[in-house]
């Protein structure tokens, strides 16, 4: 920084950006310098090399030259030095191995400095030679010989002893001066050995331990030491982690980090372990010894089988292991070593070279100029932009680079000597010439377009991207990063304050133990003296070099290298201070205790008594039901219930009082009294004098449920049985009812054991309750009041706090001490352990697997939560649907097609205000391909009409007739025909790409802003209250003050009235006609412009002096006057690509067009809207009345004539207040029918007509005779409707040639009902719980199938590892024996004894090895048990809202499965109170 969520704020974890490596892989690669280069199989090694020197230690061999003597050179061999160093590697080792500091009981070749000495003898051996043995490797016998090889003797010191005394070295060469060689003393160096401190993990490792721990006197060792044997004692470690397991060389430093830390221990350097693997020693100055030996195991090789040989974790190499590490060079010139007098030899240490972009440093691949912004790519809205000054092109450098020439330093110490090296470098010709990738481009993170693909292919660190417009996938243009690299992957710091010393936490997020007691520890009042452990500063030594750091230099620069400095900071020594803190000594009294007087209490045992209720029991009294429940049943009851009344017996609880009231640690504790008995406060202040807080281990209590004996047992009451309810019902409700529930002894030790909050001391504003106690007033006393002390509560300030909240009873403000947490599942689960009779508690992991889980708050939405409110939403009426015929539309069938769309309200007499052809989009067929329709180019023609043929028609194919318009005379417009290309063209798909329009909520009363205020935030507030309205309509209050878009008003109708105006309208008076027909008038009707009127404007009443509401006046209208237009913010991805317009796809001689016919009108069947109706409020029949509003020229038609009638014929007015349509019709009068399927209904169906129209077959309407079905008013259900409303009656109009039950308007008659909001549905405000935000159609929980992962038991079976017993025992040291052997020195009778050594055999130890129990850990394993993950499986709904039985917790029992019950608790439940069961997405 991102990533939980609608959003916020916090917790909280996972992920990034940065450093870095001994690193690989992937792509791609010019150069130079400096470093670095088996991390893994401490696996196995072929082949060459790495420790040898020394003839100046010796005695012999050879070679060369020489006659020879001898000279020189090589040398196996005895002999001295060195092979203990240099090099490698990290297996082991949690150790005085290491780092650091001390120390004392040691040693130390070669060095260096000082003392002193080197006298005189003596015996052997190898080499060689002879002999014979073995394949080999090697060795045997005998004989000869040298020495600085060996052995004695002398003498010195040292050394041992009190002292006598013992005891004890030497080696020479070569030569003329060197070096050797003993002896001794010191120093240097290096090596033993002690010891304080310091550096992993685990307690699911808690006890370890017999040489153990100490002691004599000893033995061994250079030297201390139980280092080792023997006696004695019984001690040593250990919670400040012993002893057991794991894991690992350690350390100077690396790396990273602001530091503190962390992680790492390659390369350099210093310690240390090891050299196949175990074991032992010898030599030696130093080993228990990489390139020695000796055994023992494994593996190799040779071999005559009889026996030998070997150890690359030097150096290069090879095989093998892996993702991965290099040449079987060069060379001793340089630095170091070893020998050696020296010359010199060795010398895979070393110094070079190669390899290998392994990493770190530097250069370079051109620089300047260049716009017609070329060309081509990308892209485009076709105008452009964009690669991109980039190319070209012009001018110039030449680092590099190719080729010529020269040529170092590095060499000491005159000369000679250079592996690297013909290098570095330096001159000079050539010519921009020979040198760019790689990764990325959704945020995070610098850098965006196209095409392609369509939850495929793929990406991905973490969020996430991909289901047809993908900057996330692949390709391409383009950017952007770093560049000889670049990325990925792996690791480790870092951020991560995510283990927190610096520098977090624990009401609700993860976290106070149920409680309390004390034990180690940790801390701890006032005041004084002393000491100086801590501390604080001085001052000494040290903590190699290298490396950090700083500063200077040296390679051209840097990396690299080389000089010189300093700094905290550790350990030790030493001298000092002395607040503080510790020790110590003597003291105070506020903390704490103790003491005397008081006081409250359901504190705790224990023993006694008490009533009211319930159950049985028994006896009276009486009859038929009681019980139960939402409503039943199951059950009890005529053998007498239930009811009542008496008497009796039981058990477990103690009603009122009772109270945020007491008490106890806590759990809990409640009838009355008695006895024991712990604690507490209050008051006094003469006792003790800090005795005190906490408190790991550890000990005591512990509610319920459970267990274990041994009683009780009334009621209730798991389990269980009936019964109900249900889809089911292992529940909820009912009836029974077992353990329990009670009691006595004992165990279990757990709860949502909470205040979700650990104890303790101090400090820090106030208010108002209450409890006990005290003093002060007051008062006779009580009561009141006031103050102080202890307890419990509420609300609050400063303060904390992520809010919520907490606020002296703190979660503020600070100290001490314990206890706990470090993302969520897994999972308090496995495994061990410990406790328990069980039941289980305590402790308590880890593979795995997710990117969240979580807390608190906001705004929504919902709730089988709440509270106000409205609406024809119920209610109260009135009429209908659902039955019946028809018409009309949808499903569905069906079909060649039955063209599409619309689908709960909000599709269905909807699109379509009207399908024979047309329409038409669909189907068969026949046709046509720049086209039926648009533009642009060319050519011919005007146009354009008329015939004839085939044909269903389109169409084809022929013949004719006709020559317009305008002109600048060139041509032009329009219009046909033909020609090629550019396009046309689609009712194809996508309404989930869109515009646009439109339907719902809903004419609901809502929906926001702006500035201020409140909060950290989202957000609030306004807009919530209080009243009122149809109304967020007003008013009043208020941290709000406005404001906008709605509301309502403005606008159009209709109702009243005026004014103006009187023709096509109109007639009160005149006149005049059959008629307002005409004169006249324009008073009224009416037309149609403009005014006017209606404002709660006035009264009275309520009400708050308001808004408002109720009642009355007047008045044509009264409180919106009716009735219409007019639909905020937004929802349904709502509905339309088929009204249009549109991107994308997509078809192109067809999915375009054009014709015929055909089909949208099919028909077993469902459904929704209509219309006629079933009749007597009616039918019919005659006669009579009275409208509105509309419409007419391809037209509406008047009279008159003809038909029964639709109609037709003729002929008139009207382009309309003129003329026509036009006779309203219900209704009124009369008469007829008389309750039937009828004089209701009128459906089917036959005949004959009529009209439209090219054309009524499929498939129009209309007249007339005829026919004359269902159907008697309609089952669950359902729908309109609040007044001129429903009902009920006709009339018009739009579509249209022609077809209306439909749509739209229009008038005429014209009720009834509303107590009222309790239910039913939507809505709207407020509030309230939520685990919901795709918003309950949500969310969510367990079985159970499959799939795949990891893991736990498991009979066993196989490994590893440790320790132990017992067996054998190699080598070999130590001891013993005296068997056998032996030159040096003694004796010596010369045989031979002695010292003294070798060998051999015992003995002790002891490696491997066998064998036996036992720990500890791993592998596997039939079977089996739970977990996790998974696409839309399969039952149920357990939680979330009162979630539909409030939830959870602890404990028992029960059931497929979530879970039901019992029991006791908690609030982390809602809700004014009663009111049936189920209910899913």
């Nucleotide at each position: 920084a991102g990533u939980u969520u609608g959003a916020u704020c916090c917790u909280g974890g996972c992920u990034c950006a940065g450093g870095a490596u001994g690193a690989a892989c992937g792509c791609u690669g010019g150069c130079g310098g400096u470093c670095u280069g088996c991390u893994u199989a401490a696996c196995a090694c072929a082949u060459g090399c790495a420790a040898g020197u020394c003839g100046a230690a010796c005695g012999g061999g050879g070679a060369u030259a020489g006659a020879a003597a001898u000279a020189u050179c090589c040398u196996a061999g005895u002999g001295g030095c060195g092979g203990a160093c240099g090099g490698g590697u990290g297996a082991g080792u949690a150790a005085c191995a290491c780092g650091u500091g001390a120390g004392a009981a040691u040693c130390u070749g070669c060095c260096a400095a000082g003392a002193g000495g080197u006298c005189g003898g003596g015996g052997a051996u190898a080499a060689c030679a002879g002999c014979g043995g073995g394949a080999a490797a090697c060795g045997g016998c005998u004989g000869c010989u040298a020495a600085u090889a060996c052995c004695g003797g002398a003498u010195a010191a040292a050394c041992c002893g009190a002292a006598a005394g013992g005891g004890g070295a030497a080696a020479g060469a070569u030569u003329a001066a060197u070096u050797g060689c003993c002896u001794u003393u010191u120093g240097a160096u290096g090596a033993g050995c002690u010891c304080g401190c310091g550096g992993c993990c685990g307690a699911u490792u808690a006890g370890c331990u017999a040489g153990u721990u100490g002691g004599u006197a000893g033995u061994g060792u250079a030297a201390u030491g139980g280092a080792c044997a023997a006696c004695c004692a019984a001690g040593g470690c250990g919670a400040c982690g012993a002893u057991c397991g794991g894991u690992a060389g350690c350390u100077g430093g690396u790396c990273u980090g602001a530091g503190a830390g962390g992680a790492c221990g390659a390369u350099c350097a210093g310690c240390c372990a090891c050299a196949c693997u175990g074991g032992g020693a010898c030599u030696g100055a130093g080993a228990c010894a990489c390139g020695g030996c000796c055994c023992a195991g494994a593996c190799u090789c040779c071999u005559a089988c009889g026996g030998g040989a070997g150890g690359c974790a030097g150096c290069a190499g090879u095989g093998g292991g892996g993702a991965a590490u290099u040449u079987u060079c060069c060379g001793c010139a340089a630095u170091g070593g070893g020998c050696g007098a020296a010359a010199g030899c060795c010398u895979g240490a070393c110094g070079g070279a190669g390899c290998a972009a392994g990493a770190c440093c530097g250069c370079g691949u051109g620089a300047g100029g260049g716009a017609g912004g070329a060309a081509g790519g990308c892209u485009c809205u076709u105008g452009g932009g964009u690669u991109g000054u980039a190319a070209a092109c012009c001018u110039c450098u030449u680092u590099u680079c190719u080729c010529a020439a020269g040529g170092a330093a590095g060499a000491a110490g005159a000369a000679c000597u250079g592996a690297c090296g013909g290098u570095a470098c330096u001159u000079g010709a050539g010519g921009a010439a020979u040198c760019a990738g790689c990764a990325u481009c959704g945020g995070c993170u610098a850098a965006c377009u196209c095409c392609g693909u369509g939850c495929c292919a793929g990406c991905a660190g973490c969020c996430g991207c991909g289901g047809u417009a993908a900057u996330a996938c692949g390709g391409a243009g383009g950017a952007u990063g770093c560049a000889a690299g670049c990325g990925u992957u792996a690791u480790c710091c870092g951020g991560a304050a995510u283990c927190a010393u610096u520098g977090g936490g624990c009401g609700u997020a993860a976290a106070g133990a149920g409680u309390c007691c004390g034990u180690a520890g940790g801390u701890g009042g006032c005041a004084c003296u002393u000491c100086a452990a801590g501390u604080c500063g001085g001052u000494u030594g040290u903590c190699a070099a290298a490396g950090a750091c700083c500063a200077c230099a040296g390679c051209u620069u840097a990396a690299c290298u080389g000089u010189g400095g300093a700094a905290a900071g550790g350990c030790a020594g030493u001298g000092g201070a002395a607040a503080c803190u510790g020790a110590a000594g003597a003291g105070c009294u506020a903390g704490a205790g103790a003491a005397u007087g008081g006081u409250a209490g359901g504190g705790g045992c224990a023993g006694a008594g008490g009533g009211a209720a319930u159950u049985c029991c028994c006896g009276g009294u009486g009859u038929a039901g009681c019980g139960g429940u939402g409503a039943a049943a199951u059950g009890c009851g005529u053998a007498g219930a239930g009811a009542u009344c008496g008497g009796g017996a039981a058990g477990a609880a103690c009603a009122c009082c009772a109270g945020u009231g007491g008490c106890g640690a806590a759990a809990g504790c409640g009838c009355u009294c008695u006895g024991c008995u712990g604690g507490a406060c209050c008051a006094u202040g003469a006792c003790u004098g800090a005795c005190a807080c906490u408190g790991a281990g550890g000990g005591a209590c512990g509610a319920a449920a459970g267990c274990u004996a041994g009683g009780g047992g009334a009621g209730c009451g798991a389990a269980u049985g009936g019964g109900a309810u249900u889809a089911g019902a292992u529940a909820c409700c009912c009836c029974a009812g077992u353990a329990g529930u009670c009691c006595u002894a004992g165990c279990c030790g757990u709860a949502a054991a909470c205040g979700a909050u650990g104890g303790a001391u101090a400090c820090u504003a106030g208010g108002c309750g209450u409890u006990g106690g005290u003093a002060g007033u007051a008062u006779c006393g009580a009561c009141c009041c006031u103050a102080c002390c202890a307890g419990u509560g509420c609300c609050g300030c400063a303060g904390c706090u992520a809010a919520c909240g907490c606020g002296c009873u703190a979660a503020g403000u600070a100290u001490c001490c314990c206890g706990c947490c470090u993302g969520g599942g897994g999972a308090g689960u496995a495994c061990g352990c410990a406790c328990g009779c069980a039941a289980g508690u305590g402790u308590g992991a880890a593979a795995c697997u997710c990117a969240a889980a979580g807390g608190a708050a906001u705004u929504g939405a919902c709730g089988g939560g709440g509270g106000c409110c409205c609406g024809c939403a119920c209610a109260a009426g009135c009429g209908g649907u659902g039955g019946a015929g028809u018409a009309u539309g949808u499903g569905g069938u069906u079909u060649a097609a039955u063209u599409c769309g619309a689908u709960g309200c909000a599709a269905c007499g909807c699109g379509a205000a009207g399908a024979a052809c047309c329409u038409u989009a669909c189907c068969a067929g026949g046709g046509c391909u720049u086209g039926a329709c648009a533009u642009g180019u060319c050519c011919g023609g005007a146009a354009u009409c008329u015939u004839u043929g085939g044909g269903a028609a389109a169409c084809c194919a022929a013949a004719g007739a006709g020559u317009g318009c305008c002109u600048u005379c060139g041509g032009g417009a329009a219009c046909c025909g033909g020609a090629a290309c550019a396009c046309a063209g689609g009712u194809g798909g996508u309404g989930c790409a869109u515009g646009g329009c439109u339907g719902u909520c809903g004419u609901c009363a809502g929906c926001u802003c702006g500035u201020g205020u409140c909060g950290u935030g989202a957000g609030a507030u306004g807009u919530u209250g209080g009243g009122u309205u149809a109304a967020g309509u007003c008013c009043c209050g208020c941290a709000a003050c406005g404001a906008g878009c709605g509301c309502a008003a403005c606008c159009c109708u209709c109702g009243u009235u005026c004014u103006u105006a009187g023709u096509u309208g109109c007639c009160a008076g005149c006149a005049u006609u059959c008629a307002g027909u005409u004169g006249g008038g324009c008073a009224c009707u009416c037309u149609a412009a403009g005014g006017a009127g209606a404002c709660u404007g006035c009264c009275g009443g309520u009400g708050a002096c308001a808004a408002a509401c109720c009642g009355g006046a007047g008045g044509a209208a009264g409180g919106u006057g009716g009735g219409g237009a007019u639909g905020a913010c937004g929802u349904c991805a709502a509905g339309u690509c088929a009204u249009c317009a549109u991107g994308c796809c997509c078809c192109u001689u067809a999915c375009g067009u054009c014709c015929u016919g055909g089909g949208c009108u099919a028909c077993a069947c469902a459904c929704g809207u209509a219309c006629u109706a079933c009749a007597a409020u009616g039918c019919u029949u005659c006669a009579g009345a009275c409208a509105a509003a509309g419409g007419g020229c391809a037209g509406c038609u008047a009279g008159c004539c003809a038909g029964c009638g639709a109609u037709g014929g003729u002929c008139u007015g009207c382009u309309a207040a003129u003329c026509c349509c036009g006779u309203a019709a219900a209704c009124u009068g009369a008469g007829g029918c008389u309750c039937a399927g009828u004089u209701c209904a009128g459906a089917u169906c036959g005949c004959a007509g009529g009209c439209u129209g090219c054309a009524a077959c499929u498939c129009g309407c209309c007249u007339g005779c005829g026919u004359g079905a269902a159907g008697g008013c309609g089952g669950a259900a359902u729908c309109g409707c609040u007044a001129g409303u429903a009902a009920u009656c006709g009339c018009a109009g739009g579509u249209c040639a022609g077809c209306a039950u439909a749509c739209u308007g229009c008038g005429g008659u014209g009720a009834a009902u509303a107590c009222g909001u309790u239910c039913c549905c939507g809505g709207g405000c407020c509030u309230u719980g939520u685990a919901c935000a795709c918003a309950c159609c949500g969310c969510c929980c367990g079985u159970c199938a499959c799939a795949c992962c990891a893991u736990g038991g498991a009979a066993g079976c196989u490994g590893g590892c440790c320790a132990u017993g017992c067996c054998c025992g190699a080598a070999g040291u130590c001891g013993u024996u005296a068997c056998u052997c032996c030159a040096a020195c003694c004796u010596c009778u010369c045989g031979a004894g002695g010292a003294g050594g070798a060998g051999g055999a015992c003995g002790c130890c002891g490696a491997a090895g066998g064998u036996g129990g036992g720990g500890c850990u791993g592998g596997u394993g039939a079977c089996u048990g739970g977990g996790g993950u998974g696409a839309a499986g399969u039952c149920g709904u357990a939680a979330c809202a009162a979630g539909g039985u409030a939830g959870c917790c602890g404990u028992a029992c029960c059931g497929g499965a979530a879970g039901g019950u019992g029991u006791g608790g908690c609030u982390g439940g809602a809700u004014c109170a009663c009111c049936u069961c189920c209910u899913u997405u």
This is a predicted structure of a 1481-nucleotide RNA (small-subunit ribosomal RNA) from Limnonema hangangris ACKU-689. The prediction has a mean pLDDT of 84. The sequence is in RNAcentral, with records from ENA.